[in-house]
RNA sequence: GCCGAUGUAGCUCAGUCGGUAGAGCAGCAGUUUUGUAAACUGUUGGUCGUCGGUUCGAGUCCGACCAUCGGCU
Numbered sequence: 001g002c003c004g005a006u007g008u009a010g011c012u013c014a015g016u017c018g019g020u021a022g023a024g025c026a027g028c029a030g031u032u033u034u035g036u037a038a039a040c041u042g043u044u045g046g047u048c049g050u051c052g053g054u055u056c057g058a059g060u061c062c063g064a065c066c067a068u069c070g071g072c073u
Base pairs, nucleotide, nucleotide: 001072002071003070004069005068006067007066010025011024012023013022019056027043028042029041030040031039049065050064051063052062053061
């Protein structure tokens, strides 16, 4: 230098054909316990890597860039 993959909650990851962003774990509160843990119930938390474009509407499609990983030279 070229090619590819990945980027979504604090962490690990879903998200189908473009139509109101989710799960588990963690955190917080409660029940239970003499107390802690475990279990159960409830709950907080997101400008979907950045900037543009297409569209009535973009996590999803298109372009550029950034970061990480892999391959080729």